The RNA shown here (transfer RNA) has 72 nucleotides and comes from Vicugna pacos. NCBI's taxonomy places the organism under Eukaryota, Vertebrata, Amniota, Eutheria, Vicugna.

[in-house]
RNA sequence: AGAGGUAUAGUCCAGUGGUACAGCACAUGCUUAGCAUGCAUGAGGUCCUGGGUUCAAUCCCCGGUACUUCUA
Numbered sequence: 001a002g003a004g005g006u007a008u009a010g011u012c013c014a015g016u017g018g019u020a021c022a023g024c025a026c027a028u029g030c031u032u033a034g035c036a037u038g039c040a041u042g043a044g045g046u047c048c049u050g051g052g053u054u055c056a057a058u059c060c061c062c063g064g065u066a067c068u069u070c071u072a
Base pairs, nucleotide, nucleotide: 001071002070003069004068005067006066007065010024011023018055026042027041028040029039030038048064049063050062051061052060
């Protein structure tokens, strides 16, 4: 310098146009003499950022940022 990939909850991640899912972690309840385990319930997301397309965008298009892989 050129060509790709990734960015979503505290963490690891799913989600190919219609109000975002699960595991772990966290809180509460049950269980226990108590803890752990187990079971149930709950909270927690301006979907990296700025635009565009669309009735409607995490998703499609363009720019930017960060990380990363390959080539030279």
Its Rfam family is "tRNA". Rfam's curators write: Transfer RNA (tRNA) molecules are approximately 80 nucleotides in length.